[in-house]
Molecule: small-subunit ribosomal RNA
Organism: uncultured bacterium
RNA sequence: AAGAGUUUGAUCCUGGCUCAGGAUGAACGCUAGCGGCAGGCUUAACACAUGCAAGUCGAGGGGCAGCGAGGGUAGCAAUACUUGGCGGCGACCGGCGCAAGGGUGCGUAACGCGUGAGCAACAUGCCCGUAUCAGGGGGAUAAUCCAGGGAAACUUGGUCUAAUACCCCAUAGUAAUCUUUUAAGGCAUCUUUUAGGAUUUAAAGCUUCGGUGGAUACGGAUUGGCUCGCGUGACAUUAGUUAGAUGGUAAGGUAAUGGCUUACCAUGACUAUGAUGUCUAGGGGUUCUGAGAGGAAGGUCCCCCACACUGGAACUGAGACACGGUCCAGACUCCUACGGGAGGCAGCAGUGAGGAAUAUUGGACAAUGGAUGGAAAUCUGAUCCAGCCAUGCCGCGUGCAGGAAGACGGCCCUAUGGGUUGUAAACUGCUUUUAUACGGGAGCAAUAAGGAGGACGAGUAGGCCGAUGAUAGUAUAGUAUGAAUAAGGAUCGGCUAACUCCGUGCCAGCAGCCGCGGUAAUACGGAGGGUGCAAGCGUUAUCCGGAUUUAUUGGGUUUAAAGGGUGCGUAGGCGGUGAUAUAAGUCAGCGGUGAAAGUUUUCAGCUCAACCGGAAAAAUGCCAUUGAUACUGUAUAGCUGGAAUAUGGUUGCUGUGAGUGGAAUGUGUGGUGUAGCGGUGAAAUGCAUAGAGAUCACACAGAAUAUCGAUUGCGAAGGCAACUCACAAAGCCAUUAUUGACGCUGAUGCACGAAAGUGUGGGGAUCAAACAGGAUUAGAUACCCUGGUAGUCCACACUGUAAACGAUGAUAACUAGCUGUCGGCGAUACACAGUCGGUGGCCAAGCGAAAGCGAUAAGUUAUCCACCUGGGGAGUACGACCGCAAGGUUGAAACUCAAAGGAAUUGACGGGGGCCCGCACAAGCGGAGGAACAUGUGGUUUAAUUCGAUGAUACGCGAGGAACCUUACCCGGGCUCGAACGGUGCAGGAAUAUGUCAGAGAUGUCAUAGCUAGCAAUAGUCUGUAUCGAGGUGCUGCAUGGUUGUCGUCAGCUCGUGCCGUGAGGUGUCGGCUUAAGUGCCAUAACGAGCGCAACCCUUGUCGUUAGUUACCAUCAAGUAAUGUUGGGGACUCUAGCGAGACUGCCGGGGACAACUCGGAGGAAGGUGGGGAUGACGUCAAAUCAUCAUGCCCCUUAUGUCUUGGGCUACACACGUGCUACAAUGGCGAUAACAAAGGGAAGCAAAAGGGUGACCUCUAGCAAACCCCAGAAAAGUCGUCCCAGUUCGGAUUGUAGUCUGCAACUCGACUACAUGAAGUUGGAAUCGCUAGUAAUCGCGAAUCAGAAUGUCGCGGUGAAUACGUUCCCGGGUCUUGUACACACCGCCCGUCACACCAUGGGAGUUGGAAGCGCCCGAAGCCAGUGACUCAACCGCAAGGAGAGAGCUGUCGAAGGUGAAGCCAAUGACUGGGGUGAAGUCGUAACAAGGUAACCA
Repeated sequence: AAGAGUUUGAUCCUGGCUCAGGAUGAACGCUAGCGGCAGGCUUAACACAUGCAAGUCGAGGGGCAGCGAGGGUAGCAAUACUUGGCGGCGACCGGCGCAAGGGUGCGUAACGCGUGAGCAACAUGCCCGUAUCAGGGGGAUAAUCCAGGGAAACUUGGUCUAAUACCCCAUAGUAAUCUUUUAAGGCAUCUUUUAGGAUUUAAAGCUUCGGUGGAUACGGAUUGGCUCGCGUGACAUUAGUUAGAUGGUAAGGUAAUGGCUUACCAUGACUAUGAUGUCUAGGGGUUCUGAGAGGAAGGUCCCCCACACUGGAACUGAGACACGGUCCAGACUCCUACGGGAGGCAGCAGUGAGGAAUAUUGGACAAUGGAUGGAAAUCUGAUCCAGCCAUGCCGCGUGCAGGAAGACGGCCCUAUGGGUUGUAAACUGCUUUUAUACGGGAGCAAUAAGGAGGACGAGUAGGCCGAUGAUAGUAUAGUAUGAAUAAGGAUCGGCUAACUCCGUGCCAGCAGCCGCGGUAAUACGGAGGGUGCAAGCGUUAUCCGGAUUUAUUGGGUUUAAAGGGUGCGUAGGCGGUGAUAUAAGUCAGCGGUGAAAGUUUUCAGCUCAACCGGAAAAAUGCCAUUGAUACUGUAUAGCUGGAAUAUGGUUGCUGUGAGUGGAAUGUGUGGUGUAGCGGUGAAAUGCAUAGAGAUCACACAGAAUAUCGAUUGCGAAGGCAACUCACAAAGCCAUUAUUGACGCUGAUGCACGAAAGUGUGGGGAUCAAACAGGAUUAGAUACCCUGGUAGUCCACACUGUAAACGAUGAUAACUAGCUGUCGGCGAUACACAGUCGGUGGCCAAGCGAAAGCGAUAAGUUAUCCACCUGGGGAGUACGACCGCAAGGUUGAAACUCAAAGGAAUUGACGGGGGCCCGCACAAGCGGAGGAACAUGUGGUUUAAUUCGAUGAUACGCGAGGAACCUUACCCGGGCUCGAACGGUGCAGGAAUAUGUCAGAGAUGUCAUAGCUAGCAAUAGUCUGUAUCGAGGUGCUGCAUGGUUGUCGUCAGCUCGUGCCGUGAGGUGUCGGCUUAAGUGCCAUAACGAGCGCAACCCUUGUCGUUAGUUACCAUCAAGUAAUGUUGGGGACUCUAGCGAGACUGCCGGGGACAACUCGGAGGAAGGUGGGGAUGACGUCAAAUCAUCAUGCCCCUUAUGUCUUGGGCUACACACGUGCUACAAUGGCGAUAACAAAGGGAAGCAAAAGGGUGACCUCUAGCAAACCCCAGAAAAGUCGUCCCAGUUCGGAUUGUAGUCUGCAACUCGACUACAUGAAGUUGGAAUCGCUAGUAAUCGCGAAUCAGAAUGUCGCGGUGAAUACGUUCCCGGGUCUUGUACACACCGCCCGUCACACCAUGGGAGUUGGAAGCGCCCGAAGCCAGUGACUCAACCGCAAGGAGAGAGCUGUCGAAGGUGAAGCCAAUGACUGGGGUGAAGUCGUAACAAGGUAACCA
């Protein structure tokens, strides 16, 4: 030391992406009251206008331009001239400083930095200490003056002069050089030291007389120089580099070592522990983050380094190769009289430019520090301050208390009301930080010059007095006034604290990830409200964290990414046992160092804090030293357990070479023999009458080795199989003999390495890529067939890869067992306990995400090697190496996605499997599909043909009944409180009835009559008007309720507890038997339970009992033409209540003794007796907003409503469902039968009469077991028709009628007569039905004024067939595979076409960096020369010494040029890749994916 979101239907894991935290020299958006302390060009080391940033000293000097005060002269004065005598001082000589301070981070991967050592190899101005010294002399020069040149910068010549400038001589040693010598020490060269000798080299003055400065030497301090150990980036797609290079000798050079340089000699030096090269980068203290280990950073402050326009060079100096110095070259800018000159802000301000972005051309030397000076002082853009900026950190404030009518307003809601904003406001009281005003007002100041005084160590430092404040009238205190002057930004789907309304409608937009938005968005925009921060809040960028997601702490590699194809073996790493020595590693003590600042702790100062001061701790490091010796190392001599060798056995498809055999195949020859063979799902191509195939004999060829043969054996792996021989190798076992750790692993390397492929030469029987033909197919460049070449075989040589797999590296040790097998040993053994080595199976512990592994580990340990770090791009590109080629090895990036993946779970699915069921098939019967008609639908048409239903599960469906109405549609005409209803206000008295007129009607006009109850108030009702609610078959069935269809009357769907599993989940519910059934029994980590099944309910079938009216009538009686007509009866039928009955109860067989099943008996009925009602959890966003209800949206003189007429009835066509037929099992005519269930008052209607008939007239009965509809039909009997478009069939049409209705034209049904169409049994394909069923026959009802071939019921007659479960369809269950889960109508691959993006190649083109060769060669150092020039010394002079100019040379920057490589940009064209809601072609993969898939 915290986690969360995101892969899935769900789960566990792997794994990436994302978020919450902290930080910043930040920027941007919105906002902004104050103060303190910090910070402020990260980009163009880009270019710079202007000003300032380094001077000072007169106590070194000559002097005096200018200033001041004096003096002098002239003048009345003003003033002019003059005067270095004074204060002072420009320029000049001279000294010190300018090498510090300040800036920047270009370069630099380096002794640059850090740390620790070393210098016996060094220097050090100013400062301190000690010792000694300062004698004599000389010549110049600047300034000034004179004369010139030049535009300027500047400069030339001449004359004079000084010094602490310069020179000479003397003196000098603890100095330097050479040399002799003594002693000691050390670290190799050496160092120190004693005593000598020789040579060489110093100085400066000024002065107020106090001093100060000068010279030499030694020492100190400080600062620097050099050397070394260790540490300090990336890339190996950079593997070899190097010629002063590595070393030596000598010399030169330097302060000093050194190839630093030169000559000569040698050939070394560095490098896999990463040289060289390329790219990037100043380093550290520290800063941020982190639990830490780490990771990242190096701004401000401090230390070091490097640089100063770019490059080079030296001079001066103590110090530089010098930011505000010099010279040269280059680029750029400026001035110019064109001849020539000047410049360097990476100092402070400032400007332009660049950029997302970074400040004032401020004040002061008051303080601190620096330079000079004796000092005053001067200078100081160092510094101290101020200004600007919310850039950061810290602090303060924007009030506090009371105050409920919980105000107004806003917002929301279930809305006469409530909630919230909210004690918030108003209002009352209080306070005054801040603000404003006023007048006060600091500390920072210590000292300098100077003065006084004390102490002692007598010279300096303290103490006292004593000028001086930029900041600043600032900080701060006081008084007064008054809540007065002061709040925003972000966010509210989850992560993540915070929710509602409106708008929008996959649009506009949001978004860190997941994802929101397609009409009810807590996710967009607005509003109200809330949350968390707050003078800030958010966003963006970057870093660390979370990320154990590079894993030292602290990961992995069977299947998720990951074990090398295998062995041998080099370097390296690691290494058995007992001693001795050592002390490198290791451990302990101690010393030094680890700057300060910072961090931490503590104390203290600013009112607190930030900030700042003091102290401590820490600084895990490095170095030195002393000790310890277990372990590791090293050394020595040993040991036998590891390893190896020896001896004797033994094993094997181990390897190489040679030889041999039989079977099969093919071919050839010959014989026999005749018409086919062959091949397939079926065929065809092919072969065959020139004789195939078949068969026999002989011969030849090549290849492979049946049976044995086996989770057998051998080998390192690849791999190895007939037999024999030779050679070679290996393993194992036994004996214990020998050696004595000789071992393990193994980067680079070497060798081996299936198949395919390559080269050369053979060989070629079979098989067989390519290829050809035949099929299949929509196509078929395939699968199938017929042929067939490389190849397959051999030799030699390459290739070097495979799913080279146990997807499991090698070695060693340890950790329960059981059971096979191979080779040895023990053994006489066919017995068996044992033992060693292999090879299998199941399992303990343990491990694992799980599957699984489990002594042959994936367990527990040790050593070594190899490899992995999201998916795609991609094992690709480029480069390099290898290869004859094919290709192999090594191996990226841009870009893109939020996943990709492993194991297991539940489903679903499979042209997977097992079991089972269903009128599912089969077996049958009858249909439909053909005809006409009816009806519904599609389509078309139309002003409208209203709307809905659309695979099964729409289509005689909603509709159980469209002429008007219905009606929702269309045309036209009207109304707007409206066609209906409720409330309120006002006016009125009606309502209504009758009539006239207009109109298509609705409606309107006119006339006449005209309220009710109550005594009244008033109430009721109606009309008109105003108003609040209307109305909508308008949208959304994908916002809903309710209802319904379907899977399916299929047998399933779940729960509680327990158990198993990390978990999803499993178990139960599986298994065996059985059932119609998850029905039951048995078994069983399950035991029980619920919804379903069954039963309970209705109906039907038998019987009993009770009760009999309108039903019934056996017996008795009465009566009729006849009839239960009447009395009566309660027997029967029947009606309708209650019961009984059936339960595998009984018997037998089978079966596990169970469940159950088969057969039988009895019974009206037998194994659910038949039928119905009854529909589990759920599926189809199934159907319905047009039955109804309902949210939201929409219309409101219309999408509402009234109304006339029309339409829903259309008609080239297509489909569904039906009816009638096609006929003789029939039609027609006649005729003596037998039902059930229903309906009836706006009704059913008898009888009678009329009409051919539909029907009409009249009128009994019946609100019904009473009367009526109502005489069932098929059947039966008789007659006729005689196979024909008919005596079948009845469509269509004409005429005449009937009925209903306001009204039958569009558009009703029926009747009569006439007409008499198609149709002669129906293609592909398809539907229903298993018994009182199909088929067939009629009857009734609902709706309804009228209008069924439909629908719902009723009964009559009444079959055939089921072997069986192979197949089709659907379903259940178990199992299996899966890349599916929207669940196979799934998923998904590749080409092509289009758009965009990044990238490779590319004739080339352009640019850059670094080197190499050659040419040229500035400045400059050095060297040489130096005929020219020259004050100091020598010399009287000439001249000499010496110096210089000039010239030459080496080196040398820049430049030029050449060749080769590298990097980047760009390039016609071109290659692949990625991405993109609805493009094209196919269907490769996932199921046996329809040819199993996959690797090379």